A computed fold for a 344-nucleotide part of an RNA from Synarthrophyton patena, annotated as small-subunit ribosomal RNA, central domain. RNAcentral holds the full RNA, with entries from ENA and SILVA.

Context: one part of a larger RNA
RNA sequence: CUGGGCGUAAAGUAUUCGUAGAUUGAAAAUUAAUUAAUAAGUAAAAUUUUAAAUAAAUUUAUUAAAUAAAUUUAUUAAAUAAAUUUUCUAGAGUUUAGUAGAAGAUUGUAGAACUUUAAAUGUAACGGUAAAAUGUAUUAAUAUUCAAAAGAAUUUCUAAAGCGUAGGCAGCAAUCUAAACUAAAACUGACAUUGAGGUAUAAAAGCAUAGGUAGCAAAGGGGAUUAGAUACCCCCGUAGUCUAUGCCUUCAACGAUGAGUGUUUAUUUUUGGAUAUAGAUUCAGAAGUAAAGUUAACGUAUUAAACACUCCGCCAGGGAAGUACGAUCGCAAGAUUAAAACUC
Numbered sequence: 001c002u003g004g005g006c007g008u009a010a011a012g013u014a015u016u017c018g019u020a021g022a023u024u025g026a027a028a029a030u031u032a033a034u035u036a037a038u039a040a041g042u043a044a045a046a047u048u049u050u051a052a053a054u055a056a057a058u059u060u061a062u063u064a065a066a067u068a069a070a071u072u073u074a075u076u077a078a079a080u081a082a083a084u085u086u087u088c089u090a091g092a093g094u095u096u097a098g099u100a101g102a103a104g105a106u107u108g109u110a111g112a113a114c115u116u117u118a119a120a121u122g123u124a125a126c127g128g129u130a131a132a133a134u135g136u137a138u139u140a141a142u143a144u145u146c147a148a149a150a151g152a153a154u155u156u157c158u159a160a161a162g163c164g165u166a167g168g169c170a171g172c173a174a175u176c177u178a179a180a181c182u183a184a185a186a187c188u189g190a191c192a193u194u195g196a197g198g199u200a201u202a203a204a205a206g207c208a209u210a211g212g213u214a215g216c217a218a219a220g221g222g223g224a225u226u227a228g229a230u231a232c233c234c235c236c237g238u239a240g241u242c243u244a245u246g247c248c249u250u251c252a253a254c255g256a257u258g259a260g261u262g263u264u265u266a267u268u269u270u271u272g273g274a275u276a277u278a279g280a281u282u283c284a285g286a287a288g289u290a291a292a293g294u295u296a297a298c299g300u301a302u303u304a305a306a307c308a309c310u311c312c313g314c315c316a317g318g319g320a321a322g323u324a325c326g327a328u329c330g331c332a333a334g335a336u337u338a339a340a341a342c343u344c
Stems, first nucleotide, its partner, number of pairs: 004315003007298002012312001014201002017198001021194003025088007034078009048066004054061003091191001092188004096183004103177007110154001115149003119145003125136002162169002206247006215241002220236004258311006265290011293300002317344003326337004
């Protein structure tokens, strides 16, 4: 160097886009290469090997002969990839006609409920729990009726459903924007795949400034429980939760399963198209049950963890440790990168 792995044992970056790099459809021609064979040339001496004889004495010296990688030129053959040129349409993309969707941004708007305020009716309780108490109430509560205000979230429909790269997305309407799928032709003609660095996005919590604050509710206060109760239960309650702008960049960011391409057995349900309108077929998704195969087993099984190829990331006994130090980023909180001694 090669050889092993990454659903659950250590191991797939949170996700996209994309630079370098790596990898790469079909046909033909040319070029200079590659590999093999043949022929010729070079291949110093020493060294190495073999042989011979002689001298010393068993490995030294002398003499003679031999071998090969390598390399140059020429000819022939083979298949491969490269460069250039030309051509093609199966990959990829564009156009046209349709389709479905909680995909995103902005603006407007609707109804129910909770809370608060004002008024009215009305009188002694309400609330809460396993049981209570704290709490509220004759300064008239709770309850009922009517009116107003404000904030937040959208019941049913709702589904193993749908959409989105992931995070995620749900009342209704409009405007703007994006992606996907199907059908049939037309066009471009390999324009492709992956992707170190890098860019962008990224739940919740948290931070900064300015607003907002109905409900809920870390912290905090009180009542219970208890041996204690810094909890579970109850009554209050501030940050926060909401909006705008700017940061933070983490997660069981999970399908614990990287992206792409091709091949491979059935069946049930389901979403969106097309053909057809009786059954069915086909394309793109979402789920279930099994076959072959695979797996240590569990399981997985056309949405592979099967059979193959291309590229990237990552792993190497447990702990120390995702820590120290350094560096970069951040207002901070911290994040990223990332050891060793020692120990079992």
The coordinates come from a structure-prediction model, not an experiment, and the mean pLDDT is 83. The organism belongs to Synarthrophyton, within Eukaryota. Its Rfam family is "Bacterial small subunit ribosomal RNA".